RNAcentral holds the sequence, with entries from ENA. The RNA shown here (transfer RNA) has 73 nucleotides and comes from a Patescibacteria group bacterium. The source organism's lineage runs through Bacteria and Bacteria candidate phyla. Its Rfam family is "tRNA". From the family's description: Transfer RNA (tRNA) molecules are approximately 80 nucleotides in length. The family's RNA type in Rfam is transfer RNA.

RNA sequence: GGGGAUAUAGCUCAAUUGGUAGAGCAACGGUUUCCAAAACCGUCGGUCGCGGGUUCGAUCCCUGCUAUCCCCG
Numbered sequence: 001g002g003g004g005a006u007a008u009a010g011c012u013c014a015a016u017u018g019g020u021a022g023a024g025c026a027a028c029g030g031u032u033u034c035c036a037a038a039a040c041c042g043u044c045g046g047u048c049g050c051g052g053g054u055u056c057g058a059u060c061c062c063u064g065c066u067a068u069c070c071c072c073g
Base pairs, nucleotide, nucleotide: 001072002071003070004069005068006067007066010025011024012023013022019056027043028042029041030040031039049065050064051063052062053061
C1' cells in the first nucleotide's frame, strides 16, 4: 500500500426482507435465614464507535473517518 472482519448496557453477546433495542452475568431492592451463601421475585442501566446521505421512518441501506484484529505484498 491492497483486501476482509468487528464496534450495541459496567462485562460477554443477541436482534436485518428498515417500523419506537433484548438476554445472561454484575450492581441495587425485596422474600427466605440466627447471619450469610444459594434460590426466587423485582428494579436500574444504551445519543446502537463518530460524521454525512437515502427514506415518512435507519442498529439495519449507501458513504467518509476512527479504533482493534486477520490475510496479501